[in-house]
RNA sequence: GGGCGGUUAGCUCAGCGGGAGAGCACCUCGUUCACACCGAGGGGGUCACUGGUUCAAUCCCAGUACCGCCCA
Repeated sequence: GGGCGGUUAGCUCAGCGGGAGAGCACCUCGUUCACACCGAGGGGGUCACUGGUUCAAUCCCAGUACCGCCCA
């Protein structure tokens, strides 16, 4: 340099045109002498960035950045 895949909550990931989600973690309450477990509730997001298509974009298209694999 070229090809392919990836980037969504603190972490690991799902979702793939119209409601942004799960598990773990975190906070509060209950339970306990206390901690853990367990039960109930809660907070947390520019869906990497820029532009385009569309009535509407996390999702489609182009470019850029970063990560991984392969080729040279």

The RNA shown here (transfer RNA) has 72 nucleotides and comes from an Alphaproteobacteria bacterium. It was read from a public genome assembly. Its Rfam family is "tRNA". Gene Ontology term of the family: triplet codon-amino acid adaptor activity. The family's RNA type in Rfam is transfer RNA. Taxonomically the source falls in Alphaproteobacteria (Bacteria, Pseudomonadati, Pseudomonadota).